Group I catalytic intron, 249 nucleotides, folded computationally.
Rfam family: Group I catalytic intron. About the family: Group I catalytic introns are large self-splicing ribozymes.

This record gives sequence, C1' cells and structure tokens, in this order.
RNA sequence: GCGAGCGCCUCCUGAACAAUCGGGCACCGUGGAGGAAACUCCAUGAGUGAAUGUGGUCAAAUUCGGUGAAACCUAAAGAGUGACCCAACUGACAGGGCACCCUACGGCAAUACCGAGCCAAGCCUGACUCAACACGAUGGCAUCAAUUGUCAACGUUGUGUUCAGGAAGGUCUAGAGACUAGACGGCCACCACCUAAAGGCAAUCAGCCUAUGGUGAAGGUAUAGUCCAGAGAGUGGGGAAACUCACAC
Repeated sequence: GCGAGCGCCUCCUGAACAAUCGGGCACCGUGGAGGAAACUCCAUGAGUGAAUGUGGUCAAAUUCGGUGAAACCUAAAGAGUGACCCAACUGACAGGGCACCCUACGGCAAUACCGAGCCAAGCCUGACUCAACACGAUGGCAUCAAUUGUCAACGUUGUGUUCAGGAAGGUCUAGAGACUAGACGGCCACCACCUAAAGGCAAUCAGCCUAUGGUGAAGGUAUAGUCCAGAGAGUGGGGAAACUCACAC
C1' cells in the first nucleotide's frame, strides 16, 4: 500500500500494474585500473532484493543555449505475403488497387551529459576595515641612569551582512509554471565499523597504539506540500498517424 477479515505485497523509477518489459541502485560473481591496505573506479552478468548512522547549520542563483536516451505509441514511405479486385478463352509476365504483416529515419519520455552566465552558508588567496593586547623590532617622553614606566605608528595574530579572485558543489534540469519547507543536497561536528602508509611504543623477530585514509546505496530533470496546468468535449494551425502548438469553455 491492497483487503471486511484471514492474509498478501513492498530497493528507487518510467510504461495505468506489486506479474512482465526499460533504466538506476545495492549485494553477489567475473575481468581490468588505482591504492601500503582498507577500499574505490570502469566494464560485464537470462543471479538476488536482507540491510543502508546521529545532531547542527545554509536556502541563494533559479538565465541563455547545445548533445544524447530504453521501454512505450504511430506507420506516410519502404520490404514481404495474398487463393482478392482492375481481369478477359487458356497460360505467363509486368503494372495499379485493396487487405494483412514487419520496420522509425516520426513521436512521447524515465533520464545521461556539455558550454556561457550566475549563487547561500562554509573553505582558500589578496585588498580594505576595526579591535586588542601577547610577542618582535623602532622612535618620543618620564628618570642621574637603566634590563623600569608610558605614548605613538609598524609587523605578526585576530575581527568582518565589505570588495576582487579561486576550488568544490549548485543553478541550467517540473507536468508549462508560481510559492513554502527541509533532505537523499552543500557545509560543520559527532558515532559505529574497517585499514595502518607516515608517526609513536617496544625492539632479536613477532607485536601494540594512532586517521590525517576509507565504509554507513540510489531517488530532488520539483522530494514533501499549497497553487496552477493537464486530462474531457469545441475551434483553428502543423502532421499520413502517433502527437504537437494556439484560443476560448
């Protein structure tokens, strides 16, 4: 979620559907690459669907373009078939028509990406700003003098609803679209588990500790919602159709 109940189904997603088909994810198997390892990435499979951590914080850009895509829908055109029609005395060939059937180079679309511009918080660089005293060195003043006191500006460090640039990520990418929220997203912290290169302990060897390295799936080409649109019949444009665009109901 279905069902009155017994009960059945349930990883996500498109095809109305939990069967079936397409795409994705995880696990498992196989091959390759990277890595010290844990593990990751790529390819592949007529296999399977048990499992997938917690808290805080951010909500902006939302524009202009381009390349691809299975399932599914359609068949103008083309291929094939016909004991049918044109069609006749017989036979054959060619042509046209009609019927059936196949095919997308036509559609719809789950969605995979690219260029430019732009963007919240966090991060990096530079400028500016302000503040403080800790440190450094310099100078003035107090003092007989000083290693003392005090003041000034400088450097380092820090502050930041500022400016410029950068890395990641996002926007672009909804059913045309408008708005709100937070998460499966960004950032920060923590937790569990795995590994131990560098480092430490020990040192005869073995060994032990430690993350700064990893694992904790995918879904956001609108997730959860509110609205709107669409679906219907009508008119008109395109198209053979599928379908699509516009208008008004």